Source information:
This is a predicted structure of a 346-nucleotide part of an RNA (small-subunit ribosomal RNA, central domain) from an uncultured prokaryote. Its mean pLDDT, the model's own confidence on a scale to 100, is 86.
[in-house]
Context: one part of a larger RNA
RNA sequence: CUGGGUUUAAAGGGUGCGUAGGCGGCAUAGUAAGUCAGUGGUGAAAUCCCGGAGCUCAACUCUGGAACUGCCAUUGAUACUGUCUUGCUUGAAUCAGGUUGAGGUGGAUGGAAUAUUACAUGUAGCGGUGAAAUGCUUAGAUAUGUAAUAGAACACCGAUUGCGAAGGCAGUUCACUAGACCUGUAUUGACACUGAGGCACGAAAGCGUGGGGAUCAAACAGGAUUAGAUACCCUGGUAGUCCACGCUGUAAACGAUGAUAACUCGCUGUUGGCGAUAUACUGUCAGCGGCCAAGCGAAAGCGUUAAGUUAUCCACCUGGGGAGUACGAUCGCAAGGUUGAAACUC
Numbered sequence: 001c002u003g004g005g006u007u008u009a010a011a012g013g014g015u016g017c018g019u020a021g022g023c024g025g026c027a028u029a030g031u032a033a034g035u036c037a038g039u040g041g042u043g044a045a046a047u048c049c050c051g052g053a054g055c056u057c058a059a060c061u062c063u064g065g066a067a068c069u070g071c072c073a074u075u076g077a078u079a080c081u082g083u084c085u086u087g088c089u090u091g092a093a094u095c096a097g098g099u100u101g102a103g104g105u106g107g108a109u110g111g112a113a114u115a116u117u118a119c120a121u122g123u124a125g126c127g128g129u130g131a132a133a134u135g136c137u138u139a140g141a142u143a144u145g146u147a148a149u150a151g152a153a154c155a156c157c158g159a160u161u162g163c164g165a166a167g168g169c170a171g172u173u174c175a176c177u178a179g180a181c182c183u184g185u186a187u188u189g190a191c192a193c194u195g196a197g198g199c200a201c202g203a204a205a206g207c208g209u210g211g212g213g214a215u216c217a218a219a220c221a222g223g224a225u226u227a228g229a230u231a232c233c234c235u236g237g238u239a240g241u242c243c244a245c246g247c248u249g250u251a252a253a254c255g256a257u258g259a260u261a262a263c264u265c266g267c268u269g270u271u272g273g274c275g276a277u278a279u280a281c282u283g284u285c286a287g288c289g290g291c292c293a294a295g296c297g298a299a300a301g302c303g304u305u306a307a308g309u310u311a312u313c314c315a316c317c318u319g320g321g322g323a324g325u326a327c328g329a330u331c332g333c334a335a336g337g338u339u340g341a342a343a344c345u346c
Base pairs, nucleotide, nucleotide: 004317005316006315007300008299012314014201015200016199017198021194022193025088026087027086030083031082033081034080035077036076037075038074039073040072041071042070049065050064051063052062053061054060091191092188093187094186095184096183097182098181099180100179103177104176105175106174107173108172109171110154114150115149116148117147118146119145120144121143125136126135162169163168206247207246208245209244210243211242216240220236221235222234223233258313259312260311261310262309263308266291267290268289269288270287271286272285273284274283295302296301319346320345321344328339329338330337331336
């Protein structure tokens, strides 16, 4: 390079925006760069191939042809690609009218629970476990009631639900803000798709500075268990968990399934629209689920939300270990991240 692949065997980038690049709807006039055809020149000889000839044969040599798949020039062809002209509306976007949701950011606010504090009632236990003990408690605990304070999370609704590019998002309410869908077909007229680098976002844990600290809880301490028990169980408990700002940039970041577009039997449930009488849904658009035909698949299974049939673009894979290691580079405060081998070995 060709070919083959990427749900689970190695392999889809965590996600988006977007530069270069690649690729690109319908019709039309020109051009003739790519493309195709003819002609001319050139493509040294030798070699290779084919036909002959000469050394007794062969190797070898001589000779003729073909070939040299290329390049240059020129004359044509114009379907396709390119370029340019003029249009179109179905892709895309805009507009108008609606609808919808835990989409995002910042405020305000609510009740239950938990913990603590104070007071009151009240008396001997409470707590915890497989059983116990550590622990708390006559300095009055646990329990009950009243009052107060604090921080964090939002029961029921709640769902196979909804929204978001992904991470993710859930009490109520206000402000600001982004989107999607439906209907109309009013406007622009290919403005599209993908996207190496790049930029932005990116759970949890972790880091820096300053707050906060109720609960839970790495580390740690004690009690048990056990042969031991640096664990599982119990009593405590610090970072952290929460907030603001900054960093980190990774996850089984999963649908283990890249994005976009088209096509391909059906049944059924559900969410948001439209529609209208099919009279409680016939339909239709956009999502979210279940079961299946064809087809695909090694099978499990997938099956109009494809892993089916095609097209464009990107990413990635090439036996196991060594190893996501070493070295170098780069990013980071650090932890570490990204890129990423080889020897050797089976």